[in-house]
Transfer RNA from a Candidatus Nanoarchaeia archaeon, 71 nucleotides, folded computationally. The sequence is in RNAcentral, with records from ENA and MGnify. It matches the Rfam family "tRNA". By type it is a transfer RNA.
RNA sequence: GGGCCUAUAGUCUAGUGGUAAAACGCCCCGUUUGCAACGGGGAGCCUCGAGUUCGAUUCUCGAUAGGUCCA
Numbered sequence: 001g002g003g004c005c006u007a008u009a010g011u012c013u014a015g016u017g018g019u020a021a022a023a024c025g026c027c028c029c030g031u032u033u034g035c036a037a038c039g040g041g042g043a044g045c046c047u048c049g050a051g052u053u054c055g056a057u058u059c060u061c062g063a064u065a066g067g068u069c070c071a
Stems, first nucleotide, its partner, number of pairs: 001070007010024002013021001018054001026042005047063005
């Protein structure tokens, strides 16, 4: 330098045009003498910029970052 793949919550993963979800973690409440575990509730996320579309996390293009292969 070139090809391909990936980017979603603090972490790890679903979702693939129509209100974004689970687990762990975090906060609050209950339970306990206390801690843990358990039960209930809550906050928090689509890497960035354009395009297409009534509507984009999703499709297209570019940028950035990571992975992999070639040179």